[in-house]
Molecule: small-subunit ribosomal RNA
Organism: Phycisphaerae bacterium
RNA sequence: AGAGUUUGAUCCUGGCUCAGCGCGUACGCUGGCGGCAUGGCUAAAACAUGCAAGUCGAACGCGAAAGUGGUGCUUGCACCAUUAGUAGAGUGGCGAAAGGGCGAGGAAUGCGUUUCUAACGUGCCCCAAGGUCGGGGAUAGCUCGGGGAAACCCGGGGUAAUACCUGAUGAUCUCCAGCCGCUGCAUGGUGGCUGGAGCAAAGGCUUGCUGCCUUGGGAUCGGGGAACGUGGUAUCAGCUUGUUGGUGAGGUAAUGGCUCACCAAGGCUAAGACGCCUAGCGGGUGUGAGAGCACGACCCGCCGCAUCGGGACUGAGACACUGCCCGGACUCCUACGGGAGGCUGCAGUAACGAAUAUUCCGCAAUGGGCGAAAGCCUGACGGAGCAAUGCCGCGUGCAGGACGAAGCCCCUCGGGGUGUAAACUGCUGUCAGAGGCCACCAACACAAUGAGGAACCUCAAAGGAAGGACCGGCUAAGUUCGUGCCAGCAGCCGCGGUAAUACGAACGGUCCAAGCGUAGCGCGGAUUCACUGGGCUUAAAGAGUGCGUAGGCGGACCUGCAAGUGCUUUGCUGGGUAGACUGCAGGUCUUGAGAUCGGUAGAGGUUGCCGGAACGCUAGGUGGAGCGGUGAAAUGCGUAGAUAUCUAGCGGAACGCCCAAGGCGAAGGCAGGCAACUGGGCCGAAUCUGACGCUGAGGCACGAAAGCGUGGGGAGCGAACGGGAUUAGAUACCCCGGUAGUCCACGCCGUAAACGAUGUGCACUAGAUCCUGGAGAUGCUGACAUCAUCGGGAUCGCAGCGAAAGCGUUAAGUGCACCGCCUGGGGAGUACGGUCGCAAGACUAAAACUCAAAGGAAUUGACGGGGGCUCACACAAGCGGUGGAGCAUGUGGUUUAAUUCGAGGCAACGCGAAGAACCUUAUCCAGGGUUUGACAUGUACGGAUGCCCUCGGUGAAAGCUGAGUAAGCUGCGCUUUGCGUGAAACGUACACAGGUGCUGCAUGGCUGUCGUCAGCUCGUGCUGUGAAGUGUCGGGUUAAGUCCCUUAACGAGCGAAACCCCUAUCGUUAGUUGCUACCAGGUAAUGCUGAGGACUCUAACGAGACUGCCGGCGUCAAGCCGGAGGAAGGUGGGGACGACGUCAAGUCCUCAUGGCCUUUAUGCCCUGGGCUACACACGUGCUACAAUGCCGGCUACAGAGCGAAGCAAUACCGCAAGGUGGAGCAAAUCGCACAAAGGUCGGCCCAGUUCGGAUUGGGGUCUGCAACUCGACCCCAUGAAGAUGGAAUCGCUAGUAAUCGCGUAUCAGCUACGACGCGGUGAAUAUGUUCCUGAGCCUUGUACACACCGCCCGUCAAGUCAUGGAAGCCGGGAGUACCCGAAGUGGUGCCGAUUCAGGCAUCCCUACGGUAAGCUCGGUGACUAGGACUAAGUCGUAACAAGGUAGCCGUAGGGGAACCUGCGGCUG
Repeated sequence: AGAGUUUGAUCCUGGCUCAGCGCGUACGCUGGCGGCAUGGCUAAAACAUGCAAGUCGAACGCGAAAGUGGUGCUUGCACCAUUAGUAGAGUGGCGAAAGGGCGAGGAAUGCGUUUCUAACGUGCCCCAAGGUCGGGGAUAGCUCGGGGAAACCCGGGGUAAUACCUGAUGAUCUCCAGCCGCUGCAUGGUGGCUGGAGCAAAGGCUUGCUGCCUUGGGAUCGGGGAACGUGGUAUCAGCUUGUUGGUGAGGUAAUGGCUCACCAAGGCUAAGACGCCUAGCGGGUGUGAGAGCACGACCCGCCGCAUCGGGACUGAGACACUGCCCGGACUCCUACGGGAGGCUGCAGUAACGAAUAUUCCGCAAUGGGCGAAAGCCUGACGGAGCAAUGCCGCGUGCAGGACGAAGCCCCUCGGGGUGUAAACUGCUGUCAGAGGCCACCAACACAAUGAGGAACCUCAAAGGAAGGACCGGCUAAGUUCGUGCCAGCAGCCGCGGUAAUACGAACGGUCCAAGCGUAGCGCGGAUUCACUGGGCUUAAAGAGUGCGUAGGCGGACCUGCAAGUGCUUUGCUGGGUAGACUGCAGGUCUUGAGAUCGGUAGAGGUUGCCGGAACGCUAGGUGGAGCGGUGAAAUGCGUAGAUAUCUAGCGGAACGCCCAAGGCGAAGGCAGGCAACUGGGCCGAAUCUGACGCUGAGGCACGAAAGCGUGGGGAGCGAACGGGAUUAGAUACCCCGGUAGUCCACGCCGUAAACGAUGUGCACUAGAUCCUGGAGAUGCUGACAUCAUCGGGAUCGCAGCGAAAGCGUUAAGUGCACCGCCUGGGGAGUACGGUCGCAAGACUAAAACUCAAAGGAAUUGACGGGGGCUCACACAAGCGGUGGAGCAUGUGGUUUAAUUCGAGGCAACGCGAAGAACCUUAUCCAGGGUUUGACAUGUACGGAUGCCCUCGGUGAAAGCUGAGUAAGCUGCGCUUUGCGUGAAACGUACACAGGUGCUGCAUGGCUGUCGUCAGCUCGUGCUGUGAAGUGUCGGGUUAAGUCCCUUAACGAGCGAAACCCCUAUCGUUAGUUGCUACCAGGUAAUGCUGAGGACUCUAACGAGACUGCCGGCGUCAAGCCGGAGGAAGGUGGGGACGACGUCAAGUCCUCAUGGCCUUUAUGCCCUGGGCUACACACGUGCUACAAUGCCGGCUACAGAGCGAAGCAAUACCGCAAGGUGGAGCAAAUCGCACAAAGGUCGGCCCAGUUCGGAUUGGGGUCUGCAACUCGACCCCAUGAAGAUGGAAUCGCUAGUAAUCGCGUAUCAGCUACGACGCGGUGAAUAUGUUCCUGAGCCUUGUACACACCGCCCGUCAAGUCAUGGAAGCCGGGAGUACCCGAAGUGGUGCCGAUUCAGGCAUCCCUACGGUAAGCUCGGUGACUAGGACUAAGUCGUAACAAGGUAGCCGUAGGGGAACCUGCGGCUG
């Protein structure tokens, strides 16, 4: 000190979250020792038991007993002594008001700081002065008697005092009167003198002390007052009757309405009274850089309280924690008549709670009370116990010890990690343990005195002593296995759906450590309430606008004061000095402000009068069938005469052109003309006043549209409503009507995207241009021009500012003053309360709950029923098809024991499959069999076999099993009729093989597609905070990001093009198997033969085409158009070649491959079946429907291929398929092999036919082990549908479409009509880009980024949660009125008696209680309302693109819902 989290990415705003520190803590796991602290925060709820306040015999009167000893002696009693003047209670004194506990109450009667008391008190203590003389009567205890269960009480008798009473003396005491002095701001205070009146005492003992009384002073501790400070809430705005003051009296130690009587009517309050809620306050504590924020345990000070409420007594002091009286609640005792009690003291109990200790020891120390003292008392205190509750310290060992044991983990199987860690060797001795010794706390003359704790010495022994959390990022630390959106984790972001560093475990690691984590709370980070130290155009935020009260702030100069302040001094209080600034007071001034005079512009406002155009209506004329309306229509109007047109009249509303970036107004707003009344501005002059100013909480006024009330008015328009359309629907958009309303007057309402989303005022800070209002200067005058100036309205722009967009003298710049407002999104501008309103509603304004975002600006894409430009058989123009029929084939579906699997819009569907009868073939089905295996490698063992061949049994086969023959095959070495070894093979066993099993969403490779579309990028530079941009845009041009020009870009790469192949022309070379012009030979005929290289051809190398040439156009360009030449012309035609990427596209069943699964089976072998099923649907094809045809005869011309398990000629047989047979040919030689359409001749004559050939019957051929399921072909017979095909849809731009045949791969054969090639014949149309589809570039909008197959709104339905309303019900709080009225102080009267008491009666006050009507807070509540949240519910499609009717704001009506419509406004 920061970090994570909104986005595809970026910057900003903004919240949430984390890292730190702390705690009187609690919980989980773990736990060795010590020191010092701390420890009921909850029920100020209740308490058993013990203890916590007594002491004094030197104030006083009394006064035992047990026990012991003795005497008498009726051996069980009496007496005496001692115990002992002891215990004990009582009278009296002092103390008990301290100490100790707690924080309920209390927001001021408190606390804190300062101060006053001339308005006061003070026992014990200290100092000083004086005094202490007489007398008297009682009473408790005690004793006797009595009552009561008890507590306790009553009566008789008698007794003492430092108890009580009285007399005397007496002042410097108190009071009264008079005189003199000093002093205070003042009420007053104080000193002296004189006179008068009143008031005291207590004794005790060890004879020297102590006590007592009066007075003064001191010290201490208190009482009372004042100022300032000390929570929240205005959804508490008014409160108060002893209230505020006065006079008098009472009361008190003392002031005072403290109390009372009378008088006056005051007092407090926005600087927050009154009310409500909360709270003990301070020193301080935690945190923080600080300022602050939060807190007030322990310790200290103050206050308050003592079961709840009230009251007084005693006393120096109390309204009294362990005193008294009364009332209430509760508990206990009781003989039912009455009594007793108060742990918020120390322990302890139970209860509550997440949670908090011993019914311990001691008065040894410190302190307190009493006492002369010894001493007694002291749960204050000193100690110990319990608790890791906190802080601090120590230990759990130290050194050596392997290229490194074992175990465990990982592994690429090589190794790596745990790890010097352990073992092992040596050493040390803290703590705990055992034993010994004993300082100090100890001081009170000496002596005595320790509850409890500790130092030191010795001994043994590594022995007894380590855990917790975490390891995806933040945040230090990772691997394997398990799990499979399950189980679970999570502080935030987020992990988990079969390869999880995020769950669980293990190993390893990291951080702390006797602790570690978790939970809660506080501060911090948070400059996220901003004083230090924030903001408000668009992110949350400027009030709709003005006037103005309080308040805040305020021009120049002078003087005085010195409160703030500066300097200085200083422990505090304070002192000194200065006069810059602020303040207070006084004075002067003119520049701020206002006034005056003279001009001036204007839809500024109010009222009245007037006007024309348009529109509607009424009446009349002309006229005669339609009008109107829309995308198209219809509803509507019209022969009862509309629309159209002319004339006349009536009516209401709004004011065209001028009109503009224009003007005026505070804003809302303001527009025909004229008049009246009236507000404000600006300019010029510089005449007056003399700071009169700025802002403005409350307040007051104004305030579009809609809406409301009353009364008018009503032409047009037009919510609602009716009708017509559109539509799946259409409560809308469109159309025809139409009521409120719109208009006027008066009165309400008070809101808008009331916007510049920008408060008002003043000052300062470059300019340029335009519009508008004024008054000047210059040019002789001047329309006019130029220059300078003041005010208003605009556009651009520097600096600066800003997240950016942008703002920029009209600031969003730089400053000052004042006000308003904001603090994450939703809930919500909502609820409740209050104020206002006739109502609608407005203003003010939360919380629970919920989310991790919600937002702003800009960027790149993608998209748009946005725009521009441009391409493509995209459309159009054409030709031929498909969709209808039959068949073939693929697919879906269905069926089935099985119909194996994959492919699924384009880009699956004659696709994988270039050949399913068995095989193929896949466990797809039924069945049989087999288990180291059909195949590979290795190890071990075995016996020398084994392979091959023949035969038997069984079987469907595979296989299993048995017998035989021995011909052939079987490596290497050696001392070769043999021996050894062991390769191969076989058998057994083990590692392993095998899998077309799963995952194409784990992958490689290959492929499809956009698309042969023209795009996709990089380096450097430049611009931007950045994402990113620029380059790649723009102007031309091209098939093309092709090329040219311009240019903050300059270059480059992958694509395009070119290079490659085929083809079209020519040349050269070569001339067999090809060719044959000339020459020669020969045949029935043929390059058949000799020969030839000319030609064709073959196949190798070259040439050729490049906008090169000419003209025009074009920017002197690129290039385009036309032409020449040329076989070919602007890429000549075709092919191969496919950029960055997209589709988690396809393929694990070509192959390869991770992981998973399987292993007498999902492997392998075999038989048979299935993949060929068939109501149906779709795709792709073939054949047709015929005459441009069909049939028959005759006849012509290709190219490219293939051939040895092959192609097969001539010949013969068969109607044919084919058969017999085999010449020739491994091929420019032989064969397949007849090309067909075409030509020619003939037939058919428009018909279901001489078209068409399906289907079926019969008979055959061929291949093959085998054609039943399930082959092809031939012949005879049969002769179906079909007569050109609905909506829709496909291909093709030239050697193309169309049409015709030929070949090949696969292959035994074939389902081929498929696929891939080859040639023959050979068109039509397009010189266009509006539309459909797709694509490219630029631009625009966006709420999309999984990118429009996107996003997203509301009702309804379901679940969960919190909240509001609600008939009521329940409880709390504070008061008011009245009733009752205990105890008690005070008052009065009577009785009493020597006095004091006391008694009785009564008055005021009054606790508790009761009654009544309200106020306020909370709980609950049938039902009800909206809200929030929740992978896959319903209805629609409102918003985001022109979102398909632009959206939004206010208001009003309507509607299942989002919404629709009207009116006015805004541009976001």